This is a predicted structure of a 344-nucleotide part of an RNA (small-subunit ribosomal RNA, central domain) from Flavobacterium lacus. The RNAcentral record of the full RNA draws on ENA. Taxonomically the source falls in Flavobacterium (Bacteria, Pseudomonadati, Flavobacteriales, Flavobacteriaceae). It matches the Rfam family "Bacterial small subunit ribosomal RNA". Rfam links the family to the GO terms structural constituent of ribosome and ribosome.
[in-house]
Context: one part of a larger RNA
RNA sequence: UUGGGUUUAAAGGGUCCGUAGGCGGCCUUAUAAGUCAGUGGUGAAAUCUCCUAGCUCAACUAGGAAACUGCCAUUGAUACUGUAGGGCUUGAAUUAUUGUGAAGUAACUAGAAUAUGUAGUGUAGCGGUGAAAUGCUUAGAUAUUACAUGGAAUACCAAUUGCGAAGGCAGGUUACUAACAAUAUAUUGACGCUGAUGGACGAAAGCGUGGGUAGCGAACAGGAUUAGAUACCCUGGUAGUCCACGCCGUAAACGAUGGAUACUAGCUGUUGGGCGCAAGUUCAGUGGCUAAGCGAAAGUGAUAAGUAUCCCACCUGGGGAGUACGAACGCAAGUUUGAAACUC
Repeated sequence: UUGGGUUUAAAGGGUCCGUAGGCGGCCUUAUAAGUCAGUGGUGAAAUCUCCUAGCUCAACUAGGAAACUGCCAUUGAUACUGUAGGGCUUGAAUUAUUGUGAAGUAACUAGAAUAUGUAGUGUAGCGGUGAAAUGCUUAGAUAUUACAUGGAAUACCAAUUGCGAAGGCAGGUUACUAACAAUAUAUUGACGCUGAUGGACGAAAGCGUGGGUAGCGAACAGGAUUAGAUACCCUGGUAGUCCACGCCGUAAACGAUGGAUACUAGCUGUUGGGCGCAAGUUCAGUGGCUAAGCGAAAGUGAUAAGUAUCCCACCUGGGGAGUACGAACGCAAGUUUGAAACUC
C1' cells in the first nucleotide's frame, strides 16, 4: 500500500460554520472527453512461457511460436459518467398561518433561608462528636421578638418533561435576538450532502485588571483519631466560588456510538402541532419492550450497532510516551503537533 476496522478489545475530531476538493434528483437534445468495439502502426534484442534441436543428461546454447496486458492514429457505438443547451418538482430554500420551549443577551424586581448589626425579653451555658476537645459565652452568648444591611442561590411546580450545534440552560416581568414543529402547496427550480487548511463557540479549574464577598471552602492553623495520620471527623479560615472586561482551550467535552440520505415486522408510554364529536389517526421529537438482521458476547434493533450509497476524522502489539526534540500558540500554567533508542 491493498485489505480490515473504530459502543465496551487500538481507533469518531468537544461542537458547529465553511474554502478547496470529493460525491450528487427526474425528463430530453447535442457532443463524444472518460468508456466499449473494429482496423492499422509501434511495443529492439535478451529474459519469461510453450514446442523442437545441439553438447552422453542437466545446467547451458540455438531455432520457432506465443507474450510484451502498453502507446499512437483512425473508423464506429452512445447505456453510464463528463461537458453544453432546454424543461420538471419530489431534494433544498423562501412565503403565509398557527403554535412551542429552563434557547440567548440586557435591565428591573419578589419571597424563603443563612450571616451580620442595632434594640427588647432572658440567664448559664452554647456548639460539636462514635466519644471528646479546640472554638463561642457573665464585656450577657445560645434561644426568642422587632427593625435594618448585604451577598449568593432560586423550595414546591418538576417529570426517562422541555430547549439548545455542543458546552449548557430553571423564581417573576419587560425589551431585543435566534431556533424549531405542524399546516397550506403560494414562490424559486437541484440552488444539495460532506468538508482537508481555516474561522467561531466551548464545563470546571486556572491567569490578568478592577470590584464584591452572605454561605461554602483548596492552602493554612488548631482540636481529635492513630503505632504514625502531612488524611477521613470537628472548630476556624485565605485564594476561589459572584460581577465587568480580557486570556486559557482542556474534560469519563460520553450515547465512551462523526455527518447526510433512502429502505427494512410490531407493541406500549410521553411532549408539541394538524384532522376528528369521540374512538382514533397523522407529522415532528423523546422513552421502554421486542421481529428479522447484526454482534465475540454484553447487547443493539426505524433515535440501528440492520441493509446500502457519499464525504470527513481516526486505528494498526504492551511499555518507553502523550515523553524528548523542533515548531506554533499562551502573561503564566501549559496546550497543539509528536518520535526514536531500548525492552517484553